[in-house]
């Protein structure tokens, strides 16, 4: 220096399916009464749709979800696994604008890993996820010390473009 194979954890990472709770007696539909002209298509403009055969709102009654996210179980692919941010392309959201969603590309940038706490964002949410900060833990390497040495332990510091092993130049 190149290739191959590995390790970190029983809460390593991502993903699929099933079940369950939550979402929620919510959105929404129907009926009755009161009122009486707007309401909807995420925002603005446009254009449509519904509306005195009653919009919307309020009260009462009767029906009544789903998606996303979560827990458990069973699988799959793995160890930059993966996550976030930026850029560019494609598709979609009635048209345009701003914006948003999905997906693809790129070792473009950051992050070793999980957890607790704080702040902010997202979300129905005290759950979860994301960003920043912080705390100890853990894994690995370097230096030093405890031992003659190793194992093991301690202190300090670094970071995955790292570390270990094998093979080749």
């Nucleotide at each position: 220096u190149g290739a191959u194979a590995g390790a970190g954890g029983u809460u390593g990472c991502a993903u699929u399916c099933u079940u369950u709770a939550u979402c929620a007696g919510u959105a929404u539909c129907c009926c009755u009464u009161c009122u009486g002209a707007u309401g909807c298509g995420g925002c603005a403009g446009g254009c449509g749709c519904a509306g005195g055969u009653g919009a919307g709102g309020a009260a009462g009654g009767g029906g009544g979800a789903a998606a996303g996210g979560a827990a458990a179980g069973a699988g799959u692919g793995c160890c930059g696994a993966a996550a976030g941010g930026g850029u560019g392309g494609a598709u979609c959201c009635c048209c345009u604008g701003a914006g948003g969603a999905u997906u693809c590309a790129g070792g473009c940038c950051u992050u070793g890993g999980g957890c607790g706490c704080g702040u902010g964002g997202u979300u129905a949410a005290g759950a979860g996820c994301c960003a920043c900060g912080u705390g100890a833990c853990u894994g690995u390497c370097a230096u030093c010390c405890g031992c003659a040495a190793a194992a093991c332990g301690g202190a300090u510091g670094g970071g995955g473009c790292g570390c270990u092993a094998u093979c080749g130049g």
Source information:
The RNA shown here (Lysine riboswitch aptamer) has 169 nucleotides and comes from uncultured Acetatifactor sp. The organism belongs to Acetatifactor, within Bacteria. RNAcentral holds the sequence, with entries from MGnify. The coordinates come from a structure-prediction model, not an experiment, and the mean pLDDT is 80.